[in-house]
This is a predicted structure of a 341-nucleotide part of an RNA (small-subunit ribosomal RNA, central domain) from Cycas panzhihuaensis.
Context: one part of a larger RNA
RNA sequence: CUGGGCAUAAAGGGUACAUAGGUAGUGGAUCAGGUUGAAAGUAAAAGUUGCCAAGAACUAGCGAGAUGCUUUUGAAACCAAUUCACUUGAGCGAGAUAGGGGAGAGUGGAAUUUUACAUGUAGGGGUAAAAUCCAAAGAUAUAUGAAGGAACACCAAAAGCAAAGGCAUCUUUCUAGGUCUUUAUCAAUGUUGGGGUGCAAAAGCAUAGGGAGCAAAUAGGAUUAGAUACCCUUGUAGUCCAUGUCGUGAAUGAUGAGUGUUCAUCCCUCGUCUAUGAUCAGGGGCCUAGCUAACACGUUAAACACUCCACCUGUGGAGUACAGUCAUAAGACUAAAACUC
Numbered sequence: 001c002u003g004g005g006c007a008u009a010a011a012g013g014g015u016a017c018a019u020a021g022g023u024a025g026u027g028g029a030u031c032a033g034g035u036u037g038a039a040a041g042u043a044a045a046a047g048u049u050g051c052c053a054a055g056a057a058c059u060a061g062c063g064a065g066a067u068g069c070u071u072u073u074g075a076a077a078c079c080a081a082u083u084c085a086c087u088u089g090a091g092c093g094a095g096a097u098a099g100g101g102g103a104g105a106g107u108g109g110a111a112u113u114u115u116a117c118a119u120g121u122a123g124g125g126g127u128a129a130a131a132u133c134c135a136a137a138g139a140u141a142u143a144u145g146a147a148g149g150a151a152c153a154c155c156a157a158a159a160g161c162a163a164a165g166g167c168a169u170c171u172u173u174c175u176a177g178g179u180c181u182u183u184a185u186c187a188a189u190g191u192u193g194g195g196g197u198g199c200a201a202a203a204g205c206a207u208a209g210g211g212a213g214c215a216a217a218u219a220g221g222a223u224u225a226g227a228u229a230c231c232c233u234u235g236u237a238g239u240c241c242a243u244g245u246c247g248u249g250a251a252u253g254a255u256g257a258g259u260g261u262u263c264a265u266c267c268c269u270c271g272u273c274u275a276u277g278a279u280c281a282g283g284g285g286c287c288u289a290g291c292u293a294a295c296a297c298g299u300u301a302a303a304c305a306c307u308c309c310a311c312c313u314g315u316g317g318a319g320u321a322c323a324g325u326c327a328u329a330a331g332a333c334u335a336a337a338a339c340u341c
Stems, first nucleotide, its partner, number of pairs: 004312002008294001012309001014199004021192003025086006033079002035075008048064004053059001089189001091185001093182005101175006108152001113147004118142002123134002160167002204245004209240001213239002219233003256308006265285005271279003290297001314341001316339001323334004
């Protein structure tokens, strides 16, 4: 490479958009490049093989064979090409509609903390038990007021939305996508996608702010043989905001995207209708056929088919070394071999 695979054994890219490329609806007409039929020519000789002469052999003669090429003449189903149409794929329109989809601005209450004042007096806090710690300079507790930051209880769900990451107080502005119904419009405009580009949790980095609570690091108290830990008291980066950067994750459904076909039944969400139900789109449970090594999956397939891309090839060495590209750095991406069993 081929073959075979990719939920759990090695293997689906974190995710989308999209270039080249691949691939792809229906019906006519044209063409004859591919395809296919026939004929002719050619494919030196030797060699191969059949026959004959001779025969130990060389040798001589007549045939056969030769997936090729060229020319001529046909066919038109399929592939390719050109052209004309079609509407069921795709898009656009109209009427409805659900939603924590995104961005900006504003806003609300509870709670923690701090603080002012008042009441009040000896403890509070913490733990398995303690101590460090706070407190007569009046703590804890209680009442009233103020400040500030972060997160949004109940509703709340197997629910909803989003490409993924993710998204929840409430109001408003801007904005993206979806679903249903309708049939008006357009006329294959589809799909996948090497490279490429955008987005991408948390942590980290840079600059300027902010800082209530929590809390790596640090310090102290315990525990212990020790305790650089688990427990306790503190506490700085950080967590928050703005603008950049990083580009990773058990980025998981461990299941790539798209299209078509296929047994029942029970819930939930959004539409429409002729409404105890039907149907469309989504979210779940159980199950038939089928599939699977098994577990399981089972119209949201891991079933039956097709198209395109990524990836795998015994364990360790190793997602490492070297080199290259990117990054301020941390590091990321690409990615071996010796050796070993």

Background
RNAcentral holds the full RNA, with entries from SILVA. The source organism's lineage runs through Eukaryota, Embryophyta, Acrogymnospermae, Cycadidae and Cycas.